[in-house]
């Protein structure tokens, strides 16, 4: 340098054109409990790494770009 695969919530992922973007784990309140843990209700938290574009419509496709991880070369 050239190629692949990966970037969505605090962490670990799903979703691969249309509903209001979810799920497990943490957190935070309530409830049970002498008290905690369990467990049972609920609640907060996402500019979907970025900018452009394509479309009525973009997390999803397409371009470039930064970032990780693997390959191939020199």
């Nucleotide at each position: 340098g050239c190629c692949c695969u990966c970037g969505u919530a605090g962490c670990u992922c799903a979703g691969g054109g249309g509903a209001u973007a979810g799920a497990g784990c943490g957190u935070c309140u309530g409830c049970c409990u002498c008290c905690g843990g369990a467990g049972c209700a609920g609640a907060a938290g996402g500019u979907c790494g970025u900018u452009g574009g394509u479309u009525c419509g973009a997390u999803u496709c397409c371009a470039a770009u930064c970032g990780a991880g693997g390959g191939c070369a020199c």